This is a predicted structure of a 116-nucleotide RNA (SAM riboswitch aptamer (S box leader)) from Halalkalibacter akibai JCM 9157.
RNA sequence: AACUUAUCUAGAGAGGCGGAGGGACUGACCCUACGAAGCCCAGCAACCGUUUUGCAUUAGCCAUGCAAAAAAAGGUGCUAAAUUCAGCAGAAUGACUUUAUUCUGAAAGAUAAGAA
Numbered sequence: 001a002a003c004u005u006a007u008c009u010a011g012a013g014a015g016g017c018g019g020a021g022g023g024a025c026u027g028a029c030c031c032u033a034c035g036a037a038g039c040c041c042a043g044c045a046a047c048c049g050u051u052u053u054g055c056a057u058u059a060g061c062c063a064u065g066c067a068a069a070a071a072a073a074g075g076u077g078c079u080a081a082a083u084u085c086a087g088c089a090g091a092a093u094g095a096c097u098u099u100a101u102u103c104u105g106a107a108a109g110a111u112a113a114g115a116a
Stems, first nucleotide, its partner, number of pairs: 003114006013041001015040003021031003025087004042079003047075002050070007083108001088105007
């Protein structure tokens, strides 16, 4: 790099270092010296993991699976704007030449867990 599954309109700093860029890609539109990226700290969330309870399974226990609740020590992740919006296909409405708005699905992307 590629595969599978789930999620992606919530949440999170008036901190320190740093110094010009950033928002994946393309177009648009934005953020940024009232300081970008990056690093540290702080925080958010709860995917994995942890604890408890119930159910299934068992003669019973353990283990395992499913569900609910709790906490947040550990592994990740995240902390402008919906994944900033659109990118492909279809539908509805209005204009009917260009097209606009809304909706649905896909694609692409991000994150987690898994498999190879």
Model confidence (mean pLDDT): 82 of 100. The model forms 97% of the base pairs in the Rfam consensus.